RNA sequence: GCCGGCGUGGCGGAAUUGGCAGACGCGCCAGACUCAAAAUCUGGUGGUAGCAAUACCAUGAGGGUUCGAGACCCCCCGCCGGUA
Numbered sequence: 001g002c003c004g005g006c007g008u009g010g011c012g013g014a015a016u017u018g019g020c021a022g023a024c025g026c027g028c029c030a031g032a033c034u035c036a037a038a039a040u041c042u043g044g045u046g047g048u049a050g051c052a053a054u055a056c057c058a059u060g061a062g063g064g065u066u067c068g069a070g071a072c073c074c075c076c077c078g079c080c081g082g083u084a
Base pairs, nucleotide, nucleotide: 001083002082003081004080005079006078007077010026011025012024019067027045028044029043030042031041032040046057047056048055049054060076062074063073064072
């Protein structure tokens, strides 16, 4: 250089038929239990703004197709594998 795969919250990882993004687990926060803690159980937990209701933003970056994109197309960046 060429070919293939991958990139999603703090971490792992779903959504693959284009139709509520972040299921589920870990972690974290609060509560219960305990003398206290661990373990266990219950609830909550993407970000920003806001007293709140709520609004907006968010799938590596940028652009395109579409009523609608994490998914399809173009280009770039990064990582992994193969190959001369």